[in-house]
């Protein structure tokens, strides 16, 4: 150096063809319960790695950069 994959919530992942960014866990109230666990309700957390460009409208499509992890030389 080529080429493939991959970076979204605290953490693990979704979101298939551009149209209101979710789910599980954890966290925070409350409910049950004698307490604790565990269960049950709501709720709080996101510049979708970073800079541009198309576009009415970008996680998604184009350039470019940084990281990761894989082959290849």
């Nucleotide at each position: 150096g080529c080429g493939g994959g991959g970076g979204u919530a605290a953490u693990u992942c979704a979101a298939c063809u551009g149209g209101u960014a979710g789910a599980a866990u954890g966290c925070c109230a409350c409910c049950c319960u004698u307490c604790c666990a565990a269960g049950g309700u709501g709720g709080a957390g996101g510049u979708u790695g970073c800079g541009g460009g198309u576009u009415c409208g970008a996680u998604u499509c184009c350039c470019g950069u940084c990281c990761c992890c894989c082959g290849c030389u």
Record summary: Predicted 3D model of a 73-nucleotide RNA (transfer RNA) from a Pseudomonadota bacterium. The coordinates come from a structure-prediction model, not an experiment, and the mean pLDDT is 82. Rfam family: tRNA. Rfam's curators write: Transfer RNA (tRNA) molecules are approximately 80 nucleotides in length. The RNAcentral record of the sequence draws on ENA.